[in-house]
Context: one part of a larger RNA
């Protein structure tokens, strides 16, 4: 001069469209952010309905005894709608957040797996016989303050278990061809093993095993390339290689027994400090130099430390156990709990927001659909924190008014500025209409919101920093090395253009200066 996720000081009309805890990955009240399916099952509850059974009112008739009627209620049986505790399937490995930790295949970039998974999704092929045992809900008894937790009994599946089926196809183990630098891959022929389950008012389909392809996400491994510090020079025992088995979805000391003694390092190994990485962003003529906040990729993390289960997928923010530290609750025997999710609160701090509305858009989970469930997201609320756009009046107007400042006492200056005449209505106010965004039906938080109309006042809407040189802008007082100024160089010790102030200028403007930090 440029920049900023900025602070502070003075001031402060309006809108858009962006961004707001950089500190204490400190503690956290409250709400609330992961559900859904009843079309997978068996109960339970409500209401309505059919049907048979009991009942027997009111009514009607009476010769008063009764006949005749047949309602309400109970209890049973089937069928409907609804709502759901439970089993049960699918999602809770997405999405949001945050940077502690990580100098590392973590991240970028190139490549490789003849060493690899893949649910939902698309093709394509074949298949879906037949059986069986549980179990929660539920009922009962028991324990305990609670959390809950035990035992007996019944009972259901798209929950669980064999069996049957296998020419195809997967495994393993031996042959042959055919390619590969190569462990070997492909491709044919033989011997063992491996699976299915039902539902529907829709008879169209949804779903259900299997095996191959594909798509998608993911998982390893290799080059290269990624701060500083030699006032860290050596370091390492599963540690470096075989060889054999374990183990994985797979390669490998990844893990075990043997056996060798190696393997890294002056091209910086080990140690220490500091730090998530990158598209990008700054600044710069560009080479470079800083940075990595929003947005997007990737990666770690989810009080701290380990572990594993479930599943295609975690070693799992809002799942489990186990220790620590904290904090609640107990009948002291024992138990709950985890905001670095939106909001919010206390606490550190110069310093950073609302305990809003909405699923109407757009994605996302469940569902056959209807519809539900997203603090994800769309929107609004706060903050001049950033950027960018309007606006605070236009034209006329010399009796150069008053006031103020100066002054050589004539004047000058502020200044066409005001006043005053004559218009305009951006914006803001005040009425009327009023959406697109919604997908040819309904469905709009935003929102009576943007926008258009019309009447209405010049009204309601300027400060802030500077005038000694550098750097655009000077005089008067006051002050007298005091008080004060300062970014340098400097300025004040009696006429200071350098301090305070007043008058004038001078520059930017709803922001103007300061302060930090980067080029």
């Nucleotide at each position: 001069g440029g920049a900023u996720g900025a602070a502070c000081g003075c001031u402060g009309g309006c809108g858009g469209c962006g961004u707001g805890c950089c500190u204490a990955a400190c503690a956290c009240a409250u709400g609330c952010a992961u559900g859904u399916c009843g079309a997978a099952c068996g109960g339970a509850g409500u209401u309505g309905u059919g049907c048979a059974u009991u009942g027997g009112a009111a009514g009607u008739u009476u010769u008063c005894g009764g006949a005749u009627g047949g309602a309400a209620g109970a209890a049973g049986c089937a069928g409907a709608a609804c709502u759901u505790a439970g089993u049960g399937g699918c999602g809770g490995a997405c999405g949001g957040g945050u940077g502690a930790g990580u100098a590392a295949c973590g991240c970028g970039u190139g490549g490789g797996u003849a060493a690899c998974c893949u649910g939902c999704c698309g093709u394509a092929u074949a298949c879906a016989g037949g059986g069986g045992g549980a179990u929660a809900a539920c009922a009962g008894u028991u324990g305990g303050a609670a959390a809950c937790a035990a035992c007996u009994g019944c009972u259901a599946a798209u929950a669980c278990c064999g069996c049957a089926u296998a020419a195809g196809c997967g495994c393993a183990c031996a042959c042959u061809g055919u390619c590969g630098c190569a462990u070997g891959a492909c491709a044919g022929a033989g011997u063992g093993u491996g699976a299915a389950a039902a539902u529907u008012u829709c008879c169209g389909g949804a779903g259900g095993u299997a095996u191959a392809c594909g798509a998608u996400g993911g998982a390893c491994c290799c080059g290269c390339g990624u701060c500083u510090g030699a006032u860290u020079a050596g370091c390492c025992a599963g540690u470096u290689g075989g060889c054999a088995g374990g183990g994985u979805a797979a390669c490998g000391g990844c893990c075990u027994a043997c056996c060798a003694a190696a393997g890294c390092a002056a091209c910086g190994a080990u140690c220490a400090g500091u730090a998530g990485c990158c598209g990008g962003c700054c600044u710069g003529a560009g080479a470079g130099g800083g940075u990595g906040g929003a947005c997007g990729g990737c990666c770690a993390c989810a009080u701290u430390g380990g572990g594993a289960c479930u599943g295609a997928g975690a070693c799992a923010c809002g799942g489990c156990c186990c220790a620590a530290a904290c904090u609640c609750c107990u009948g002291c025997g024992g138990g709950a709990g985890g905001c670095a999710g939106c909001a919010g609160u206390g606490g550190g701090g110069g310093a950073u927001a609302u305990u809003g509305c909405a699923c109407a858009a757009u994605g996302g989970g469940g569902g056959a659909a209807a519809c539900c469930c997203u603090g994800a997201u769309g929107c609004a609320g706060c903050g001049a924190c950033g950027c960018c756009g309007c606006g605070u009046g236009a034209g006329u107007g010399a009796a150069g008014a008053a006031g103020c400042a100066u002054u050589u006492c004539g004047g000058u200056g502020u200044g066409u500025a005001a006043a005053g005449c004559u218009c305009u209505a951006u914006c803001a106010g005040c009425a009327g209409g009023g959406a697109a965004g919604a997908a040819g039906a309904a469905u709009g938080a935003c929102g009576g919101u943007a926008c258009c109309u019309g009447a209405c006042u010049a009204a309601g809407a300027a400060g802030c920093c500077c005038c000694g040189g550098c750097u655009a802008a000077c005089u008067a007082c006051g002050u007298g090395c005091c008080a004060g100024c300062a970014g340098c160089c400097g300025c004040g010790g009696u006429a200071a253009u350098a301090c305070g102030u007043a008058g004038g200028g001078g520059g930017c403007a709803a922001g103007c200066g300061u302060u930090a930090u980067c080029c």
The part of an RNA shown here (small-subunit ribosomal RNA, 5' domain) has 519 nucleotides and comes from an uncultured bacterium. The RNAcentral record of the full RNA draws on ENA and SILVA.